[in-house]
């Protein structure tokens, strides 16, 4: 120089014609609009809709189980599955073997249960094929995890002692994990000293701890204007006490009972209804049961409308500069206003210029070709995740020239 | 905007409570059979399990992301 991988920043310009979308002033009107001028008019992702809030509704939305979701500290932040530092693992590089760069990580728990390890092996979790050993004529029985073999994974590693053979069985040194002290840290951890151990592995297997979560979401919510069927058919309630006034007509409480509300269930709460009108039949003549209308309420099928306007863009809001912190962030201070469409506007043409690669043999000058991405707002914001031609910057490795 | 659902040979589908070389109908090619075709028959090809990571000794199967189908929602 070049390439590999992480992280960060940028992400064409300009002039001219024509056009679109929204605000502001003039100027006309037949009040419906027209014209004229000015200003403003896409993004780092505006995307996927994967999470977190803002706000707005539901009847202030209670408990329990179910479900979801997260999971080493800390700390930032409205919030968070985001981000910051830090710890711990694990890969790779390099060392003077202390470390030290760089890059991964869904990282609670398998010292609660259950569950699952295919094939191959004796045996996948309380292991005896083959070996070695002890008894036994023999058949056969017993010990034994040191060696052999399978295998992704075989019962802590070396060594010494020990023994029939052995074997954490003992012991020294190393490892792993939990337990108590002690030092360091806010903690996660680290460092040390002791106790008492070592019989796998998987929770992105069921699961168990410990935190969170009330729904719906701009088609959400108010208004205003139109329009239509209180029409059909089906279900289910229309009951019972007691108190007031009591002449009656009536109130008012409570239980019941139907139906509605709350993401699932189930308690529990809330809230609507609850004519004794009419007819038939029974008897003890004041009730009983049965139809019928009305009345509420589910549900089925039909019928209407689909326009405006508010939410709608000043907002955890952006841009500089000082402080604060190792950082994400957090204050103060000046400054700025930066799309609001409703089938949806931000284009399309020429000319000019950048930058990038290629060629006229190579460098400068010069010419010519080609590329110039990925994508387009729709209630708002903070993240994340995906796509991106091309330039730049740092960290880290590798190659190769040169000195 | 809010919510579900699919992806496996050309085509239709299994298979998805992780396990040995992913199966099965129709289709293709081959070869028998026939004078020749078709039918039978026998054999055989043909597969990034949408793509991408990861988790695990092992992924079509579990998990994350991303793309594609397709359906409901005043």
């Nucleotide at each position: 120089g070049c390439u590999u991988u992480c992280g960060g920043u940028c992400g064409c310009u300009c002039u001219g014609u024509c056009g679109c979308g929204g605000g502001g002033g003039c100027g006309u009107u037949u009040c419906g609009g027209c014209g004229c001028u000015u200003c403003c008019g896409a993004g780092g992702a505006a995307a996927g809709u994967c999470c977190g809030g803002a706000c707005a509704a539901c009847g202030u939305a209670g408990a329990g189980c179910a479900c979801c979701a997260c999971a080493c500290c800390a700390c930032c932040u409205a919030a968070c599955g985001g981000g910051u530092g830090g710890g711990g693992u694990c890969c790779g590089g390099u060392u003077u073997c202390g470390g030290c760069c760089g890059g991964g990580c869904a990282c609670a728990g398998c010292g609660a249960g259950u569950g699952u390890c295919a094939c191959a092996g004796a045996a996948a979790a309380c292991a005896a094929c083959c070996g070695c050993c002890c008894c036994g004529u023999c058949a056969g029985g017993g010990g034994u995890a040191a060696g052999g073999g399978u295998g992704a994974a075989a019962a802590c590693g070396u060594g010494c002692g020990g023994u029939a053979a052995g074997a954490g069985c003992g012991c020294a040194c190393g490892g792993c994990g939990u337990c108590u002290c002690c030092g360091g840290g806010c903690a996660a951890c680290c460092g040390g000293a002791g106790g008492g151990g070592c019989g796998g592995a998987c929770a992105a297997a069921c699961c168990u701890u410990g935190u969170g979560g009330g729904u719906u979401g701009a088609a959400a919510u108010g208004c205003c204007g139109c329009g239509u069927a209180c029409a059909u058919c089906u279900c289910g309630a229309u009951u019972c006490u007691u108190c007031c006034c009591u002449u009656u007509c009536g109130g008012a409480a409570g239980a019941g009972c139907u139906g509605g509300g709350u993401u699932g269930c189930u308690c529990g709460c809330c809230c609507a209804g609850u004519g004794u009108g009419c007819c038939u039949u029974c008897c003890c003549c004041g009730g009983a049961a049965g139809g019928c209308c009305g009345u509420c309420g589910g549900g089925a099928g039909g019928g209407g409308u689909a326009g405006g306007c508010a939410g709608c863009u000043c907002g955890a809001c952006c841009c500089u500069g000082c402080u604060c912190g190792u950082g994400a962030g957090g204050g103060c201070a000046g400054g700025g206003c930066c799309a609001g469409a409703u089938a949806a506007a931000u284009g399309a043409c020429a000319g000019a210029g950048g930058c990038u690669c290629c060629c006229c043999g190579c460098c400068u000058c010069g010419g010519g070709g080609a590329g110039u991405a990925c994508a387009g707002a729709a209630u708002c914001c903070g993240g994340c995740u995906u796509a991106c031609a091309g330039a730049c910057c740092g960290g880290a490795g590798g190659c190769g020239a040169u000195g | 905007g809010u919510g579900g659902u699919c992806g496996u040979a050309g085509c239709u589908c299994a298979g998805c409570u992780g396990g040995u070389u992913a199966g099965a109908g129709c289709g293709c090619c081959a070869g028998a059979u026939u004078g020749u075709g078709g039918c039978u028959c026998u054999g055989g090809a043909g597969g990034u399990c949408g793509c991408c990571g990861g988790u695990u000794c092992g992924a079509a199967u579990c998990c994350g992301g991303u793309c594609u189908u397709c359906c409901a929602c005043c």
This is a predicted complex of two RNAs, RNase P RNA and transfer RNA, with 477 nucleotides together. Rfam match: Bacterial RNase P class A. The family's RNA type in Rfam is ribozyme.